The RNA shown here (c-di-GMP-I-GGC riboswitch aptamer) has 85 nucleotides and comes from Mesobacillus maritimus. Lineage of the source: Bacteria > Bacillati > Bacillota > Caryophanales > Mesobacillus. Model confidence (mean pLDDT): 81 of 100. Of the family's consensus pairs, 90% are formed in the model.

RNA sequence: UUAGAAAAAGGCAAACUUCUCGAAAGAUUAGGACGCAAAACUACAGGUCUAAGGUGAAUCCACUAGGACGGCUGGGUUGCCUAAA
Numbered sequence: 001u002u003a004g005a006a007a008a009a010g011g012c013a014a015a016c017u018u019c020u021c022g023a024a025a026g027a028u029u030a031g032g033a034c035g036c037a038a039a040a041c042u043a044c045a046g047g048u049c050u051a052a053g054g055u056g057a058a059u060c061c062a063c064u065a066g067g068a069c070g071g072c073u074g075g076g077u078u079g080c081c082u083a084a085a
Base pairs, nucleotide, nucleotide: 001084002083003082004081011036012035016031017030020027021026034071040077041076042075044074045073046072047069048068049067050066053064054063055062056061
């Protein structure tokens, strides 16, 4: 520098249960392990979810400021192991 077929020293941790926060999406704590070679970081582009508040409406519902997701895809930044040069 390139690659990730096989492997895993050292790592992460889905669903579900639990603690706290939140209107919600969701986040967090402790278990748990479906998986992951960036399942590390970043809302920049697309996407998905939410809608306390706001507008219309009339109590339905629609749209939306805003919010959430990096374990949806792409981009950007950094990095472990292994192999090859």